[in-house]
RNA sequence: GUAGUCAGCCAGACAGUCGCUCGUGCGUUCUACGCGCGGGAGGAAAGUCCGGGCUCCACAGGGCAGGGUGCCAGGUAACGCCUGGGCGGCGUGAGUCGACGGAAAGUGCAACAGAAAGUAUACCGCCGAUGGCGCUGGCGACAGUCAGCGCACAGGUAAGGGUGAAAUGGUGCGGUAAGAGCGCACCGCGCCGGUGGCAACAUGCGGUGGCGAUGGAAAACCCCACCCGGAGCAAGGCCAAAUAGGGGUGCAAUGGCGCGGCCCGCGCUGCACCCGGGUAGGCUGCUUGAGGUUUGUGGCGACGCAAAUCCCAGAUGAAUGACUGUCCACGACAGAACCCGGCUUAUCGGCUGACUACCUUU
Repeated sequence: GUAGUCAGCCAGACAGUCGCUCGUGCGUUCUACGCGCGGGAGGAAAGUCCGGGCUCCACAGGGCAGGGUGCCAGGUAACGCCUGGGCGGCGUGAGUCGACGGAAAGUGCAACAGAAAGUAUACCGCCGAUGGCGCUGGCGACAGUCAGCGCACAGGUAAGGGUGAAAUGGUGCGGUAAGAGCGCACCGCGCCGGUGGCAACAUGCGGUGGCGAUGGAAAACCCCACCCGGAGCAAGGCCAAAUAGGGGUGCAAUGGCGCGGCCCGCGCUGCACCCGGGUAGGCUGCUUGAGGUUUGUGGCGACGCAAAUCCCAGAUGAAUGACUGUCCACGACAGAACCCGGCUUAUCGGCUGACUACCUUU
């Protein structure tokens, strides 16, 4: 210098004018208005996908069903998150990605192709030692027998070819009729033990096994281990209107109306006071919190501990804006609604640090 990897940060800037909202102080004509001061969206406020706080309901304990998670260790309030490690894939590398428990409990599955997809098996091919059949020759006591050649009928084989996503370890030598872990050497693999590690796991440490041993798939059912009560701020609490409606007490004529006439009985009806429920509406929950910053300290790290310091939106038809000027690199995705920790997704442009590979120069 070029290409790249990882981590972090910023999110147009400045000034003026006019507004909106919350808090607070003062004033006035005091549930209101004015003035002053202070605060006023995000890295994702988003998706609502996980986890927790908080609230109400339910709940003796245990089990079943259902759902979730799934290498190991740690962090945390908790998690499906994060950190470190292991194993596997990708990359020259910095790094990065992984539904990564069990197929030796059981049931089922594998289209097409292929001989065969798991109780193995044989299409082409190779062989045909052995048995069979045929031909030729030798010997012959004429029963046969020996040798050679041929056939590919029985049979042997799994080297080679071919199928498939996947085919029963690889290379070489020996061996054989042809072959094959059939035998051997090296490599690979399984099992047992040792060693290292908390563990996952590792091991060119020792022994042992010729190795379809334990083939694949659990993102099929299933098995194992661990976790999980439900609903959500429209939770929940408080106040509480009427020309809505309920209950009680007292008063009043012993009244009025209805039960097609009368009596009894029953229901409805007036006024005053008291009571609780509760609709509209209002208040609350509401922002001081697993909080931020700095320093010290423990830890590889996630993170923990201690001290000091700071207060940093709280709206409810719902504020956080509009206009003007100057400048530049000309400005993306997008806006709180009970709160917090994550994950995922969207995003113009720019900055910083660490690291990697290659090239060049000294």
The RNA shown here (Bacterial RNase P class A) has 362 nucleotides and comes from a Gammaproteobacteria bacterium. Lineage of the source: Bacteria > Pseudomonadati > Pseudomonadota > Gammaproteobacteria. It matches the Rfam family "Bacterial RNase P class A". It is annotated as a ribozyme. The model forms 94% of the base pairs in the Rfam consensus. It is recorded under the gene name rnpB. The sequence is in RNAcentral, with records from ENA.